[in-house]
RNA sequence: GCGGAUGGCUGGAUGACCGCGUGUGGGUCCUGCCCGCGCGAGGAAAGUCCGGACUCCAGGAGGCGACGGUGCCGGGUAACGCCCGGGCGGGGCAACCCGACGGAAAGCGCCACAGAAAACAGACCGCCCCGGCCUGUCCGGGGUAAGGGUGAAACGGUGGAGUAAGAGCCCACCGGGGCUCUGGCAACAGGGCCCGCAUGGCAAGCCCCACCGGGAGCAAUGCCGAAUAGGGGAUCCACCGGCAGCUUCCGCCAGGAUCCCGGGUAGGCAGCUAGAUCCGUCCGGCAACGGGCGGGGCAGAUGAAUGGUCAUCCAGUGUCUUUCGGGACAUGGACAGAAUCCGGCUUACAGGCCGUCCGCGCGC
RNA sequence: CGGGGCGUGGCGCAGCCUGGUAGCGCGGCGGCUUUGGGUGCCGUAGGUCGGAGGUUCGAAUCCUCUCGCCCCGA
Numbered sequence: 001g002c003g004g005a006u007g008g009c010u011g012g013a014u015g016a017c018c019g020c021g022u023g024u025g026g027g028u029c030c031u032g033c034c035c036g037c038g039c040g041a042g043g044a045a046a047g048u049c050c051g052g053a054c055u056c057c058a059g060g061a062g063g064c065g066a067c068g069g070u071g072c073c074g075g076g077u078a079a080c081g082c083c084c085g086g087g088c089g090g091g092g093c094a095a096c097c098c099g100a101c102g103g104a105a106a107g108c109g110c111c112a113c114a115g116a117a118a119a120c121a122g123a124c125c126g127c128c129c130c131g132g133c134c135u136g137u138c139c140g141g142g143g144u145a146a147g148g149g150u151g152a153a154a155c156g157g158u159g160g161a162g163u164a165a166g167a168g169c170c171c172a173c174c175g176g177g178g179c180u181c182u183g184g185c186a187a188c189a190g191g192g193c194c195c196g197c198a199u200g201g202c203a204a205g206c207c208c209c210a211c212c213g214g215g216a217g218c219a220a221u222g223c224c225g226a227a228u229a230g231g232g233g234a235u236c237c238a239c240c241g242g243c244a245g246c247u248u249c250c251g252c253c254a255g256g257a258u259c260c261c262g263g264g265u266a267g268g269c270a271g272c273u274a275g276a277u278c279c280g281u282c283c284g285g286c287a288a289c290g291g292g293c294g295g296g297g298c299a300g301a302u303g304a305a306u307g308g309u310c311a312u313c314c315a316g317u318g319u320c321u322u323u324c325g326g327g328a329c330a331u332g333g334a335c336a337g338a339a340u341c342c343g344g345c346u347u348a349c350a351g352g353c354c355g356u357c358c359g360c361g362c363g364c
Numbered sequence: 365c366g367g368g369g370c371g372u373g374g375c376g377c378a379g380c381c382u383g384g385u386a387g388c389g390c391g392g393c394g395g396c397u398u399u400g401g402g403u404g405c406c407g408u409a410g411g412u413c414g415g416a417g418g419u420u421c422g423a424a425u426c427c428u429c430u431c432g433c434c435c436c437g438a
Base pairs, nucleotide, nucleotide: 001360002359003358004357005356006355007354008353009352010351012313013312014311015310016309017308018307020040021039022038023037024036025035026034027033028032042335046346047345049344050343051342052341053340054217055216056215057214067213068212069211070210071209072086073085074084075083076082087101088099089098090097091096102208103207107206108205109202110201111200124148125147126144127143128142129141130140131139132138133136156174157173158172159171160170175197176195177194178193179192180191181190182189183188221270222269223268224267231261232260233259234258235257236256237255241253242252243251277296278295279294280293281292282291283290284289314333316331317330318329319328320327321326365437366436367435368434369433370432371431374390375389376388377387384421392408393407394406395405396404414430415429416428417427418426
């Protein structure tokens, strides 16, 4: 210098004017309005995919079953399907990256096409031996699985010895299985002995094993509560109605007036933001993380505030110009926006800044 | 806040559960029939299976993420 890997940070700045939400103090002609001061979106506020806090419901502290989820080992955490460290496997020269990574000798199922054969093995061509006669591109019997071809995958691989031809039939190495020793908390790794090899793949097919999960969600839940309509009660009124086909009285129903009571709705309040909190520093730990000390006071809307204009500057881009240092003008900042809160994951994202490491080339 | 479904030629759908060949109807195009049109008959073209990644030998189908649309409940 070129190319690459990886861990973080940031996500325009300042000022003026106008405006919005909210807290607080004050003013006022007080259902409200005005003034001062403070605060006012994010790293993802998003998707709602996991885990919790909180609240209510159900049941009693358990077991079993169904269903769903998770799946190498250890640690972290309130918890997790998250994070950290390690193991194993794969990719890369390397830094480093990726892995749904339990079980296929519990059982069931599937493996298209091609191919002789696709899972208790078996034999199409070929090779070898024997026999026959119609002596050939022949037929029959037997041996074999080295070679051929098919396929994603062919019943251990390579080499040698051996044989009629061959074959773990035998031998060496590699692979595999069993037992055992050593190291490690463990996953696992390494060594020794034995076994010629004894059972392909798919579990993001059913399934088996281990572990986890009661249900619902802030429109949860609790409190206050109109107007109007309707319900219940008390008292009063009464000319007419109904129970009841003469009259009177009484009773009930229905009617009217006044007062009282309770429920629901609209609406309001609480939940509502101080919390597994944020910043700094020290200690323990490889790390995730934990602990101590000091400090800050950190959005709470509910048709739902957090915006707009202008000026200057900072990146970036384009055009022109240049005395190659630069200058002038124009343009211009991504993805996106809280809604009970928190820890994660995933997805979207213009540009800028900082650190660590690897490979190649050149110079000293 | 919670739950469910759909996306496949131009249009409406099947195939997905149980993975190997994408099929049906209408429509389009060409031909025959007709004086001409329609009808009928014959033939033909047309599909990144919403997108990306993974599992598998192999994915429309199984899994994960994502985009769009529709429905239901509080």
Predicted 3D model of RNase P RNA and transfer RNA as a complex of 438 nucleotides. It holds a member of the Rfam family "Bacterial RNase P class A". Gene Ontology terms of the family: ribonuclease P activity, tRNA processing and dimeric ribonuclease P complex. Rfam classes the family as a ribozyme.